[in-house]
Molecule: transfer RNA
Organism: Clostridia bacterium
RNA sequence: GCCGAGGUGGCGAAAUUGGUAGACGCAAGGGACUUAAAAUCCCUCGGGAGCAAUCCCGUACCGGUUCGAGUCCGGUCCCCGGCA
Numbered sequence: 001g002c003c004g005a006g007g008u009g010g011c012g013a014a015a016u017u018g019g020u021a022g023a024c025g026c027a028a029g030g031g032a033c034u035u036a037a038a039a040u041c042c043c044u045c046g047g048g049a050g051c052a053a054u055c056c057c058g059u060a061c062c063g064g065u066u067c068g069a070g071u072c073c074g075g076u077c078c079c080c081g082g083c084a
Stems, first nucleotide, its partner, number of pairs: 001083004006078002010026003019067001028044005046057004060076005
């Protein structure tokens, strides 16, 4: 240099046809149970505004297409594999 695969919460990992972003697991916080703990069960768990209801932003980064983009198109960065 060329080809292929990938980048999504704190971590791993889904969403595969464009149609509610974050299922599920781990970690973390609160609660129940216990004499106490472990285990188990329930709830919460990206950021910002707001008393609250709720609203806005958020899928590596910058653009584009579209009513609508994690997904499609162009460019860039990073990582892995292969070829030279």